[in-house]
Context: one part of a larger RNA
């Protein structure tokens, strides 16, 4: 900026694209074949490799600090408890997210025209002969069928729904006002390089807080009992918990333009 009034959602699909892989078993069958030896065409049936979309119940991984033990040193006046540094100091685990070696799915059925190759019917050429008119069969190929994108497909398509108001005037064209919408911004996101998307903006749960829960870690700090002590034990399946689920307006979601009947 066009798609001849402005906007908001659903669409149709000229067209483009991807995929449309292969192997191995069992049946038919040790059967046709073949002197053996060896061995199918075909059928129905199953499993698997590669590949490729999607997710993260499940196995795992990762999780820079979610919990726990635990070395040295160093503060916190000290002990008890903490905290800094040492590769997150090391070790075990480990919540959402993203993940692959996990998980589920896919290729196809099926229709149409056809190659090569097979054949009806048939004459030129009383005969033959699939061709000369005329009808067929018939492939992982090709055109559909599957997925994906798509109306700048300028031939710019369709549906359905909202909005077109009040005022001044030099009176039929101007100024003021601003409808449905939308857009900056603003709080935010399993959206994202930035533009986009999408979700909310007080008539509200966007997102932080806080409260319950979940989940993870594995019985906290204090105190009492036993022990001479290290230590064990009960209160205590405790204590603490990121990104997870539910609720809850305490906090922040202030504010401001833009937009129509002509061109």
């Nucleotide at each position: 900026c066009g798609u001849a009034c402005g906007a908001a959602a659903c669409u149709u699909g000229a067209g483009a694209g991807g995929a449309u892989u292969c192997u191995u078993c069992u049946u038919u069958a040790g059967u046709a074949c073949g002197a053996g030896a060896g061995g199918a065409u075909u059928u129905a049936g199953a499993a698997g490799g590669a590949c490729g979309u999607u997710c993260c119940u499940c196995u795992g991984g990762u999780g820079u600090c979610c919990c726990a033990g635990u070395u040295g040193u160093c503060g916190c006046g000290c002990u008890a408890g903490c905290g800094g540094c040492a590769c997150g100091g090391c070790u075990g685990g480990a919540u959402a997210g993203c993940u692959a070696u996990g998980a589920a799915c896919g290729g196809a059925a099926u229709g149409g025209a056809u190659a090569a190759a097979c054949g009806c019917u048939g004459a030129a050429a009383g005969c033959a002969u699939a061709u000369a008119a005329g009808c067929g069969u018939g492939a992982a190929g090709c055109c559909a069928g599957c997925c994906u994108c798509a109306a700048g497909a300028u031939u710019a398509g369709g549906u359905u729904u909202c909005g077109u108001u009040g005022g001044g005037u030099u009176u039929u064209a101007c100024c003021c006002u601003g409808a449905a919408g939308u857009c900056c911004c603003c709080a935010a996101g399993a959206a994202g390089a930035c533009g986009a998307c999408u979700u909310g903006g007080u008539u509200g749960a966007u997102a932080g807080g806080c409260c319950a829960g979940a989940u993870g870690u594995g019985u906290a700090a204090g105190a009492g009992c036993a022990g001479u002590a290290a230590u064990g034990u009960u209160c205590u399946c405790a204590g603490c918990u990121a990104a997870c689920u539910g609720g809850u307006a305490c906090u922040a979601a202030c504010g401001g333009a833009c937009g129509a009947a002509c061109g």